[in-house]
RNA sequence: GCCUCUGUAGCACAGUCGGUAGUGCGUCGGUCUCAUAAUCCGGAGGUCUUGAGUUCGAUCCUCAACGGAGGCA
Numbered sequence: 001g002c003c004u005c006u007g008u009a010g011c012a013c014a015g016u017c018g019g020u021a022g023u024g025c026g027u028c029g030g031u032c033u034c035a036u037a038a039u040c041c042g043g044a045g046g047u048c049u050u051g052a053g054u055u056c057g058a059u060c061c062u063c064a065a066c067g068g069a070g071g072c073a
Stems, first nucleotide, its partner, number of pairs: 001072007010025004019056001027043004049065005
């Protein structure tokens, strides 16, 4: 330099055909206990990397940039 994959909550990841974004862990509150842990219930937490385009509507499609991983030279 070229090619491929990838970027979604603090962390790990889902999100199928474009229609108001979810799970586990963690965190906070409650339940339980003499107490702690575990269990169970509930809550908070998101510019879906950035910009542009298509569309009535984009996490999703197109283009570019940036970051990460791998391959070729």
The RNA shown here (transfer RNA) has 73 nucleotides and comes from Micromonas commoda. Model confidence (mean pLDDT): 83 of 100. The RNAcentral record of the sequence draws on GtRNAdb. NCBI's taxonomy places the organism under Eukaryota, Viridiplantae, Mamiellophyceae, Mamiellales, Micromonas. Rfam family: tRNA. The family's RNA type in Rfam is transfer RNA. About the family: Transfer RNA (tRNA) molecules are approximately 80 nucleotides in length.